[in-house]
This record gives sequence, structure tokens and C1' cells, in this order.
RNA sequence: GGAGUCAGCCAGGCGAUCGCGGCAUUUGUCGAGGAAAGUCCGGACUCCGCAGGGCAGGACGCUGGGUAACACCCAGGCGUGGUGACACGCGGAAAGUGCAACAGAAAGCAGACCGCCAGGGGUCCCGCGCAACAAGGUUCAGGGGGGAUGACCCCUCCGAACUCGUGGGAUACCGGCAAGGGCGAAACGGUGCGGUAAGAGCGCACCGGCGCCGAUGGUGACAUCGGCGGCCAGGCAAACCCCGUCCGGAGCAAGGCCAAGCAGGUGCGUUGACGUGGCCCGCGCAGCACCAGGUAGGCCGCACGAGGCUGGCGGCAACACCAGCCCCAGAUGGAUGAUCGCCACCCGGCGUUCGCGCCGGGCACAGAAUCCGGCUUAUCGGCUGACUCCCCAC
Repeated sequence: GGAGUCAGCCAGGCGAUCGCGGCAUUUGUCGAGGAAAGUCCGGACUCCGCAGGGCAGGACGCUGGGUAACACCCAGGCGUGGUGACACGCGGAAAGUGCAACAGAAAGCAGACCGCCAGGGGUCCCGCGCAACAAGGUUCAGGGGGGAUGACCCCUCCGAACUCGUGGGAUACCGGCAAGGGCGAAACGGUGCGGUAAGAGCGCACCGGCGCCGAUGGUGACAUCGGCGGCCAGGCAAACCCCGUCCGGAGCAAGGCCAAGCAGGUGCGUUGACGUGGCCCGCGCAGCACCAGGUAGGCCGCACGAGGCUGGCGGCAACACCAGCCCCAGAUGGAUGAUCGCCACCCGGCGUUCGCGCCGGGCACAGAAUCCGGCUUAUCGGCUGACUCCCCAC
């Protein structure tokens, strides 16, 4: 100098004018966010339920720690990826049941498309005859020669056919194989030697993986070393399932207080130009008083809190403890805004005496509603720190 990794931070500033909401009422003071968002997870708080235990259901899932709690955070372990800083993932698939598109012969106690094998059972060809690379058997009105002249008979040699056997060759139908090819995201360890008809953990040596046992180190996950075992054991649990831990339900429209009007209940009579067609009682209606529940409406819940800042101290850290200081939105048709000026930042153009000047434009995502801790998502532009790799110079 270049390329990156991780962590953290800012979210324009000042002034003027006009407005809005809360609190005290000349006037003052306070007034959105890092995500106030999604409402995904965990709590506080409130009401309801609950002797205790179990089933069902749900969530979570390496280890140790933090926390009110957590699907969060910190530190570590193992695996995968990366040259690296670092990132991502995490119970069990050798309990059981199940699932796997397309391709492929076969996708799970697998299978044989191409291929390999002539050892076995067949078929065909050639040679040979038990010493079968060496002279078996039967048949023949085939040929040659011999034994008496002919038919004929006999002997011998050659030949042909059949049979049995044997040696060689061809053939992959039955059969054997899974080494090689090919399909696939994935095909039942790797290399070598032996072995075989060809092959194969079929056997052996070494290596790898897995399981069991032991020793050592570590709180632990786990690591290292040694021994034994067989090569069986692929993937998916956000499929059912198994193991372990945790979980009662509903939610601020929770819930509580006050309480018009209408309707309701109780009481009163020397109240009534009322109704019961006249009178009395009674009943009803009206009147007055009181009561209960409770609608509209109002108030509380509701802004001092697992709070913030600074310092000290313990801890690698998350975090905890101690001291001091601070008070920091609270609407409910729902406030937190608009305009102007100056400055800052970014982009473009022009000028430049390279210091800068002038002009124009831009400044995101969004926005409280009971509160808090997280996660996730959105976001113009910028800043800081630590670390890694490469190149150059000294």
C1' cells in the first nucleotide's frame, strides 16, 4: 500500500417564528427509536383455576457459567468450510416403525444392465483309447493283402459309424462373481499381497472409521495413549418415536374505583281534581326517600424502573456487588410538527494562486400506547478499535 474478518458507536448541530401534548399556570419546563416495527420467544403485573400424583399436549436439547426468565448472552468442546483472522452447525439413526423425486439392474437384512468366469450341468467341433500325446468295445455285402480253385469262411491291416471314456477348442442357455464400466445427492471401507474358473475382508499386512474395556489430563463436553472385536453399522428425528429438562389458563379491551339516564327492589301516607264508571279498604299509577347491580362517561392501573450515568471492586467474559449523582414522553379521533437562516457531512458541475471558493442537489429506515429482557427484519451515509492474508521498503 492492497484485500479482508470481527466488535462497538453516531443517526446532523445551533438560532428565530408559528403550532401540538403533559405538568406546575405572568411564564417556565419536559416531549420518540436503534429499531418505537414483526408480535416470534422469555418475564413482571392482573384476574381466574389449583390437596397430591399421573396421562395427553407443547417447547427446548454438546459442556460449564450468567440471568427474574429465555428459542437469549458469555466461555469452552467437537464437526464442517476458509491459506488465515473467522464463520456456520450440535441429544439418540448399532431401540422400533417409516420416508427418499429423477436417473438407475439395484435405495436397505439391496441388486446384476454392460461386463468377468469354461471349474460344474449342457450343446457343437477336433484328436486319442485305459500307458487315453495313446492302440477299448460293437457293427459293416467298404478297400488292400494272405490262407484252399470259386461262392464262402478265417486271419490281419486300413477306413467308416455308434457307444463309453479321455485331452484340447468354441459357446454365457442353467450357473458363479461383484473387481471394472455406467446411473445417482447417496451404491455396503482404502492400498498392497495372497487366493480363485473369475472374484470377493475370502485370508493376511498397513491405514481409516466404529464399538467395548482400561490408564492419564480436564468440574465437564472431550482429548491423548494402550488393549480387544468384527467389518456389520449410508442419509432423514422441522417423519413418527426414544431419552432428559421445563411448562395451569387468559391477557392492560388484564383488573379495580366512582357512576348519569332507562329499567329494578324496599319503605312512606293527614302527598294526589290519577285509574279501578259512586263510596271505603286494597291494588295499581304518580310523588318522595333509600338500596343493589351496573351501561354511557370519568378516574386509577400508568411512568421510580430486574432504571440511567460515573467511579471503585470481583470475574477471561456474560454479569454481579458497593458508593455517588440523575429523573428521563405518557396521548386516548390518539401530541412530539412546519418554515427560514447559519454551520457540518455526502454527490455533481464550474473556477483555482491547489489552501480553497461559487452554484445546484441530497441527508435513510421508521415512529411510542402497561412495562421490561431478547431475537428477527428495515436502514442514506459515516466513525472507532482489535485482528488476518498478500505485496513493497528499511

This is a predicted structure of a 394-nucleotide RNA (Bacterial RNase P class A) from an Egibacteraceae bacterium.
The RNAcentral record of the sequence draws on ENA.
Its Rfam family is "Bacterial RNase P class A". From the family's description: Ribonuclease P (RNase P) is a ubiquitous endoribonuclease, found in archaea, bacteria and eukarya as well as chloroplasts and mitochondria.
Its mean pLDDT, the model's own confidence on a scale to 100, is 77.